Predicted 3D model of a 74-nucleotide RNA (transfer RNA) from a Patescibacteria group bacterium. It was read from a public genome assembly. Model confidence (mean pLDDT): 80 of 100. Rfam family: tRNA. It is annotated as a transfer RNA.
[in-house]
RNA sequence: GGGCGUGUAGCUCAGUUGGUUAGAGCGUCACACUGAUAAUGUGAAGGUCGGUGGUUCGACUCCACCCACGCCCA
Numbered sequence: 001g002g003g004c005g006u007g008u009a010g011c012u013c014a015g016u017u018g019g020u021u022a023g024a025g026c027g028u029c030a031c032a033c034u035g036a037u038a039a040u041g042u043g044a045a046g047g048u049c050g051g052u053g054g055u056u057c058g059a060c061u062c063c064a065c066c067c068a069c070g071c072c073c074a
Base pairs, nucleotide, nucleotide: 001073002072003071004070005069006068007067010026011025012024013023019057028044029043030042031041032040050066051065052064053063054062
């Protein structure tokens, strides 16, 4: 330099033939339970869906470019 892939909550990930409210597990916090922990139960907080622009009535999803990371080729 060329090709392909990945990027969504603190971590691991799901979710896309474009539409209804953006989710799960773990973690964190509060409460319940306990003599006290753990475990368990209930609830809560936490996201500009990597960035910018475009298409569209409407974009996490489609398109272009850029950024980061991984793999392959040279």